RNA sequence: GGAGAGGAGCAGGUGGUCGCAGGUAGUUCGCCUGAGGAAAGUCCGGACUCCACGGGAUGGGAUGCUGGGUAACACCCAGAGGGAGCGAUCCCUGGAUAGGGCCAUAGAGACUUCAAACCGCCCGUGAAAGGGCAAGGGUGGAAAGGUGAGGCAAGAGCUCACCAGCAUCGGAGCGAUCCGGUGGCUCGGUAACCCCCAUCCGGAGCAAGGCCAAGCAGGGUUUGGGUGAUCCCGCCCUAUAAACCCGGGUAGGCCGCUUGAGAAGGGCAGAAAUGCUCUUCCUAGAUAGAUGACCACCGAUGACAGAAUCCGGCUUACAGCUCCUCUCUGCUU
Numbered sequence: 001g002g003a004g005a006g007g008a009g010c011a012g013g014u015g016g017u018c019g020c021a022g023g024u025a026g027u028u029c030g031c032c033u034g035a036g037g038a039a040a041g042u043c044c045g046g047a048c049u050c051c052a053c054g055g056g057a058u059g060g061g062a063u064g065c066u067g068g069g070u071a072a073c074a075c076c077c078a079g080a081g082g083g084a085g086c087g088a089u090c091c092c093u094g095g096a097u098a099g100g101g102c103c104a105u106a107g108a109g110a111c112u113u114c115a116a117a118c119c120g121c122c123c124g125u126g127a128a129a130g131g132g133c134a135a136g137g138g139u140g141g142a143a144a145g146g147u148g149a150g151g152c153a154a155g156a157g158c159u160c161a162c163c164a165g166c167a168u169c170g171g172a173g174c175g176a177u178c179c180g181g182u183g184g185c186u187c188g189g190u191a192a193c194c195c196c197c198a199u200c201c202g203g204a205g206c207a208a209g210g211c212c213a214a215g216c217a218g219g220g221u222u223u224g225g226g227u228g229a230u231c232c233c234g235c236c237c238u239a240u241a242a243a244c245c246c247g248g249g250u251a252g253g254c255c256g257c258u259u260g261a262g263a264a265g266g267g268c269a270g271a272a273a274u275g276c277u278c279u280u281c282c283u284a285g286a287u288a289g290a291u292g293a294c295c296a297c298c299g300a301u302g303a304c305a306g307a308a309u310c311c312g313g314c315u316u317a318c319a320g321c322u323c324c325u326c327u328c329u330g331c332u333u
Base pairs, nucleotide, nucleotide: 001329002328003327004326005325006324007323008322009321010320012298013297014296015295016294017293018292020034021033022032023031024030036304040315041314043313044312045311046310047309048205049204050203051202053234054233055232056231057230058229060201061200062199063198064197065079066078067077068076069075080093081092082091083090084089094196095195099194100193101190102189103188118137119136120133121132122131123130145163146162147161148160149159150158164186166183167182168181169180170179171178172177209255210254211253212252218246219245220244221243222242223241224238225237226236262281263280264279265278266277267276268275269274
């Protein structure tokens, strides 16, 4: 100097003039604050609010290697096994011997593995018939352990050596797993196909829910209703109730509403995620919906794009700028 990998930050700023929303000051015009890293998606988890309760059975859904973190999670941290990469790093993850289904085409044959024999090898014969083989070739995504040697009529784990797998014994580890000894030789794939196993799971949602105000005109039907699918048992409330149909009237304001599983800095513990503690800070609450316009300067980023109960994540979109750590490589010293 080049090419990469992992991570963090920024997303215009300062000053002035006018304008907008909230707060404050006892109401003067002055001060303070005022859209995002994703506010998007509504994908996951909760906080919070409301709905009588308890038990059982069946069903449904979610997650899926191990350990830890967290309010919780499909998130985060660390590790194990497998794979890709020269590497930094990145991706994947219960069970196929509980059972069922499927594996098109091609091929002799695709698990009823006790097969199969297209080409082929060997024995046999005058030629055949017949018998032996699954090592070589072909088809295929996959053909019944791999490589090599011996052996054989020709072959085959038939035997042996080294590997892989499986079983068993011992050791290490919380665990996923790993290491070593021994041994018979060897027991397809697919579970975001049904299924099995382990763990977990009430519902609805700020248009939740609560308070005040305004307003009226009732009539009819059913016997039930009580926010978790269905059923059973127990139990509580309700008939001035619940549900449905027809018809009439009113519909405004306040709370919830922003002090938070909050932010920043220091210390301690831990490998880390994170936890504990001390100090400091307050940083939008609109409701037909607040951030606009102009001027000057500057080191800038022109993109994607605007809160609506709040928070922790994930995913997607994105012009550009800056920083840190690591890997590979060229040249020079």